[in-house]
RNA sequence: AGGUGAGGUAGAGGCGCGAUUAACAAAGAGUAUUUUUGGUUAGGGAGGGAAGCCCAAUGAUCCAAAAAGAAAGGUGUUGUCGCCGAAGUGUAAAUGAUGAUUCCCCAUCAUUUAUGCUGGGCCUAUAUCGAAGAGGUAUAGGACUGUCACCAGGGAUUUUGCCCUGAAUUCCUGGUGGAGCGCUAUCUCACUA
Numbered sequence: 001a002g003g004u005g006a007g008g009u010a011g012a013g014g015c016g017c018g019a020u021u022a023a024c025a026a027a028g029a030g031u032a033u034u035u036u037u038g039g040u041u042a043g044g045g046a047g048g049g050a051a052g053c054c055c056a057a058u059g060a061u062c063c064a065a066a067a068a069g070a071a072a073g074g075u076g077u078u079g080u081c082g083c084c085g086a087a088g089u090g091u092a093a094a095u096g097a098u099g100a101u102u103c104c105c106c107a108u109c110a111u112u113u114a115u116g117c118u119g120g121g122c123c124u125a126u127a128u129c130g131a132a133g134a135g136g137u138a139u140a141g142g143a144c145u146g147u148c149a150c151c152a153g154g155g156a157u158u159u160u161g162c163c164c165u166g167a168a169u170u171c172c173u174g175g176u177g178g179a180g181c182g183c184u185a186u187c188u189c190a191c192u193a
Base pairs, nucleotide, nucleotide: 002192003191004190005189006188007187008186009185010184011183014084016083017082018081019080020079022078023077024076025075033068034067035066036065037064038063039062043055044054045053047105048104049103050102051101087118088117089116090115091114092113093112094111095110096109097108098107099106119145120144122142123141124140125139126138127137128136129135147178148177149176150175151174152173153172154171155170156169157168158167159166
C1' cells in the first nucleotide's frame, strides 16, 4: 500500500417518499338539512343498551311534491417544508379524542413504546375501506428499474523496443441470485502486513 472490524460524515435509486385549514379544482350532491303543501297516525330523538332530558293529537315520526341548499374524510395541481426505512404496514401495550348529557359495550382516528415484514415506482387480479370507474391498504402475479455478488462474452487503459500471452483496473451486453441493519465515497480508531 492493501485488507478486516467498529463508529462518524456526505451521497445515489425517480412518474422517489411524506407533511402542509397556503391557494385553486373536480367529486361528494341537488345528497344531508330547513321551509311550505298534501297524506299517515303514536310514538320519536345521530353505532347498540341502560338512565336522564327534550319533542309529539296545537300531529312528532314516516311518505310524496315544490323551493332553498351545505360540510367532512378522501383525491388532483401548484407552492412551501422535511427527507432516501424516505415511508407504509401487521401484532401487543399505554394515553388521548370522536361517535350530540352520564355509564357500559363497540367502532374510528391520533400519538408513543416493543417487535416483525416491504429496495423502488408501475400494471393486473382478488379482498377490504370509501359516494366513487378516485384513491388507500393487504395478498398474489407480471414486466421495468437501481444496487451488490457470481458466471459468460466483448471493448478500452496499464504492465513498454515491438508482437503474442498473462495479470490488474474500468466500461458495455447477457444470465443467475441476495436484500436497505443494504450500496457508493470519505474520515477516525483498532488489528493484520